[in-house]
RNA sequence: UUUUUAUACAGAGGCGUGGAGAGACAGGCUCGACGAAACGCCGGCAACCUCUGGAACAUCCGGAACGGUGCCAACCGAAGGUCAGCGCAGCUACGCGCUGACUAUAUAAAAA
Repeated sequence: UUUUUAUACAGAGGCGUGGAGAGACAGGCUCGACGAAACGCCGGCAACCUCUGGAACAUCCGGAACGGUGCCAACCGAAGGUCAGCGCAGCUACGCGCUGACUAUAUAAAAA
């Protein structure tokens, strides 16, 4: 980097260095010299890997948190595209609306 599977509901911040941006993404909105990003230290959250109890054992229901990752402002939205279904409109028209799936990004685990 690519592929596959799962998750993106909730949860959890202080200090130091730094010095103008940040919240992935159009737009909105918000945060920021009362100090952004990034980095470091300490603390915390969560429970993917891990450990573990049980069961009706391809799985499900719990428990733990030393270790490997991750995460610790809040918010609308993938705005867009493709496909399917439904409703309405139209009948040289092929548009509008709603719903669902896929496409994006991030993280974990596995494989290449």
The prediction has a mean pLDDT of 75.
A computed fold for a 112-nucleotide RNA from Hymenobacter sp. YC55, annotated as SAM riboswitch aptamer (S box leader).
It was read from a public genome assembly, where an Rfam model found it.
The organism belongs to Hymenobacter, within Bacteria.